[in-house]
Molecule: SAM riboswitch aptamer (S box leader)
Organism: Wenzhouxiangella sp.
RNA sequence: AGCUCAUCAAGACCGGCUGAGGGACAGGCCCUUUGACGCCGGGGCAACCAGCAGAACAUCGCCAGGUGCCAAUUCCUGCGGGAGCCCGAUAACGGGCUGUCCGAGAGAUGAGUG
Numbered sequence: 001a002g003c004u005c006a007u008c009a010a011g012a013c014c015g016g017c018u019g020a021g022g023g024a025c026a027g028g029c030c031c032u033u034u035g036a037c038g039c040c041g042g043g044g045c046a047a048c049c050a051g052c053a054g055a056a057c058a059u060c061g062c063c064a065g066g067u068g069c070c071a072a073u074u075c076c077u078g079c080g081g082g083a084g085c086c087c088g089a090u091a092a093c094g095g096g097c098u099g100u101c102c103g104a105g106a107g108a109u110g111a112g113u114g
Base pairs, nucleotide, nucleotide: 002113003112004111005110006109007108008107013042014041015040016039017038021031022030023029025078026077027076028075043070044069045068048066049065051062052061074106079103080102081101082100083098084097085096086095087094088093
């Protein structure tokens, strides 16, 4: 790399350096010289793992050592289905639209495996 499981509607920003791109991919829509992305320092959020308490490997609680995260729901959609609306036909049905719902996929993070 890959595989397995869990979670993804909440939450959390300043300074320095640099200087044109960035939001995984595609489309959309956004962010950005009023300085993005990245790096460094500090601050913060959360609580997956570890640790502690407890009879207890469950649940709950404490803590914050290892990760993670700090524009927009994982920014929305991408495949399938439902619902609503519109169009054609009007018997069956077909097509389009919708940040309206469900599931899958993809992605991210953690833990395990390898």